Predicted 3D model of a 77-nucleotide RNA (c-di-GMP-I riboswitch aptamer) from a soil metagenome.
[in-house]
RNA sequence: GAAAAAGGCAAACCCCGAGUGAUCGGGGGGCGCAAAGCCACGGGUCUCGAAGGAACCGAGAUCGCCGGGCUGCCGAA
Numbered sequence: 001g002a003a004a005a006a007g008g009c010a011a012a013c014c015c016c017g018a019g020u021g022a023u024c025g026g027g028g029g030g031c032g033c034a035a036a037g038c039c040a041c042g043g044g045u046c047u048c049g050a051a052g053g054a055a056c057c058g059a060g061a062u063c064g065c066c067g068g069g070c071u072g073c074c075g076a077a
Base pairs, nucleotide, nucleotide: 001074008033009032013028014027015026016025017024018023031064037070038069039068041067042066043065044062045061046060047059048058049057
């Protein structure tokens, strides 16, 4: 980051499975993505502990919410 090239990933939804749950894994499926590759480091949001309610605290989830860190393909300005 382009009117390139080779590719890559895979939203919603459906089926199967795991989990109290957020959500995750596999298959199908493509909304999109120049890091939609990896990392839970900071923030946000979500779940559980958990009560009549809130806050605090603890344990989780989300990297396709944002920032940051590390790594990667191509090569016009």

Its mean pLDDT, the model's own confidence on a scale to 100, is 85. Of the family's consensus pairs, 95% are formed in the model. It matches the Rfam family "c-di-GMP-I riboswitch aptamer". Gene Ontology term of the family: cyclic-di-GMP binding.